[in-house]
């Protein structure tokens, strides 16, 4: 000095005029709904984005067994919780730092493995070894029938372990020493997957599940447009009051007013012989249940709340390798509702290029940039997007001390 790895901050600031919103505070004015003014705090993000997971909350709702369906998939920890996140383990890649992984099961079963090649799974004999019985024959072989063989050659990603031997007619794990795989005993380390050693065993049972499948182990629905409360309003009923009529009275019909209830009209199908509803999909139970469903018309769409104090955040200090977790102090960072935060100038910061001056360090001038991109219940993740700058730690060369 170069060439990788793996992280973290940041993504302008100041000032002045002007013009927004939410709370608070004051002041005028009011047709009591509320207008206008001033002054103060505070007023968009790492992703607010996708809507992929996971809660919190709200409702159905007070819950059962089956069966299917959907998701997770090496251990352990951490978390409200996940398919996140830390650590480690085993495979695989890189010389390493390090990175990758739909990481249980191929002896339940079912499927595939093109093409080539004898055979692609308990397979096979193309070239070829060797043997036996016949023919020719140059005595070397050649040839037709049979038997044996899978060690040599060939195809291919992948051919029923591998070296090297004994052994045969020729071969073969047939045997047999070593190894590698698999099973299985034991000893050790480690919470655990797993790692190491030392025996024994039959010889060796492909590959693919991110193909169907099998196994563990999880899983109620919808969504803030959830949801609550107020109101208002149709055409009506029903109760009190009054006031006019008619009546001996009881009452009757009309109109006002106040309450309360609720919109009107055909239809079906029910009210313990049980419509209908409810338990993620279906059965099975088991529970509410008096009205419930279509189908035409008519009213209302308004006002509060949920609405942001949180599984918040920041300091320190303890545990922990490490996500995280405890303990102490401390701050409060839009809550909008046709939907706010902008416009303008000036400096000054960054960065890039240019010319100049200086032994550097650097300074001085002009030019030029500024990315991805804005809530809408709210939180933990994850994934995309991203102009530049600044920094930490490690590898691995190559030089100099």
């Nucleotide at each position: 000095c170069g060439a990788g790895c793996c992280g973290g901050c940041u993504g302008g600031a100041c000032g002045g005029c002007c013009g927004c919103g939410u709370c608070g505070g004051g002041a005028u004015c009011u047709c009591c709904g509320g207008a206008u003014c001033c002054c103060g705090c505070c007023g968009a993000g790492g992703a607010a984005a996708g809507u992929c997971c996971g809660g919190a909350c709200u409702c159905c709702a007070c819950a059962g067994g089956g069966c299917a369906a959907g998701g997770u998939g090496g251990u352990u920890g951490u978390u409200a919780a996940c398919g996140g996140c830390a650590a480690c383990c085993c495979g695989g890649g890189g010389c390493g730092a390090c990175c990758c992984g739909c990481g249980g099961g191929a002896c339940a079963g079912u499927g595939c493995c093109a093409c080539a090649g004898a055979a692609a799974a308990c397979a096979g004999a193309c070239c070829g070894c060797c043997g036996g019985c016949g023919c020719g024959c140059a005595c070397g072989c050649g040839u037709g029938c049979u038997g044996g063989u899978a060690a040599g050659g060939g195809u291919g990603a992948a051919a029923c372990g591998g070296u090297g031997g004994u052994g045969u007619a020729a071969g073969a794990g047939a045997c047999c020493a070593c190894c590698a795989g698999c099973g299985u005993u034991c000893c050790g380390g480690g919470u655990g997957a797993c790692c190491g050693g030392a025996g024994c065993g039959g010889c060796u049972a492909g590959g693919u599940a991110a193909a169907c499948c099998c196994c563990a182990c999880c899983u109620g629905g919808a969504g803030c447009a959830a949801g609550a409360u107020c109101g208002a309003g149709a055409a009506g009923a029903a109760u009190c009051a009054c006031c006019u009529u008619g009546g001996c009275a009881a009452c009757a019909a009309g109109g006002u007013g106040a309450u309360u209830u609720g919109c009107g009209c055909a239809g079906a199908c029910g009210u313990u012989u049980g419509a209908g509803g409810g338990c993620g999909g279906c059965c099975c139970g088991c529970c509410c249940g008096a009205g419930u469903c279509u189908g035409c018309g008519g009213g209302u769409a308004g006002a509060u709340c949920g609405c942001u104090a949180g599984a918040g955040c920041c300091u320190g200090u303890c545990g922990g390798c490490a996500a995280c977790g405890g303990c102490a102090g401390g701050c409060c960072g839009a809550g909008a509702u046709g939907g706010a935060u902008g416009g303008c100038c000036g400096u000054c910061a960054c960065c890039c290029g240019g010319c100049g001056c200086g032994c550097g360090a650097g300074c001085g001038c002009c030019g030029g940039g500024g990315a991805c991109a804005g809530g809408a219940u709210c939180c933990g993740g994850c994934u995309u997007a991203g102009a530049g700058g600044c920094u930490g730690g490690c590898u691995c060369g190559u030089c100099c001390g």